[in-house]
RNA sequence: GCACUCGUAGCUCAUUUGGAUAGAGCGCAGCCCUCCGGAGGCUGAGGUAGUGGGUUCGACUCCCGCCGAGUGCG
Numbered sequence: 001g002c003a004c005u006c007g008u009a010g011c012u013c014a015u016u017u018g019g020a021u022a023g024a025g026c027g028c029a030g031c032c033c034u035c036c037g038g039a040g041g042c043u044g045a046g047g048u049a050g051u052g053g054g055u056u057c058g059a060c061u062c063c064c065g066c067c068g069a070g071u072g073c074g
Stems, first nucleotide, its partner, number of pairs: 001073007010026004019057001028044005050066005
C1' cells in the first nucleotide's frame, strides 16, 4: 500500500429480507432480608448504535468518505 472482517450501556455480546418506545448477562445505585455481608430477593439508573454525509415516508440495518481495531497478502 491492497483485500476482508469488526466498532451497539462501564465490560462481554444480542438485535440485519429497513418499520414505530434498542435488549440480555456481569457490573453499578437504592431498598428489603440478615448478627454482618461480598450470599438471597425487589426496584432503578445508564446507549443521539465510532464519526460525517447520502438514499428512503422511515436507517443500528443499505451506500460513500474519514477514524480506530483485527486478519491475510505484497